[in-house]
RNA sequence: GCUUCUAUGGCCAAGUUGGUAAGGCGCCACACUAGUAAUGUGGAGAUCAUCGGUUCAAAUCCGAUUGGAAGCAU
Numbered sequence: 001g002c003u004u005c006u007a008u009g010g011c012c013a014a015g016u017u018g019g020u021a022a023g024g025c026g027c028c029a030c031a032c033u034a035g036u037a038a039u040g041u042g043g044a045g046a047u048c049a050u051c052g053g054u055u056c057a058a059a060u061c062c063g064a065u066u067g068g069a070a071g072c073a074u
Base pairs, nucleotide, nucleotide: 001072002071003070004069005068006067007066010025011024012023019056027043028042029041030040031039049065050064051063052062053061
């Protein structure tokens, strides 16, 4: 330099006939306990890497850019 893959809450991670984002861990509150832990119930937290385009509607389709990974080449 070329090709391919990838980017979603604090962390992991699902979501590709386009119709406003599951789950786990963690966090907070409550219950339980003598008190913790464990367990149970409830809750908060994501403008989906950035910018633009298409569309009534975009995590999802298109383009550019940025970060990461793999392969190839010099």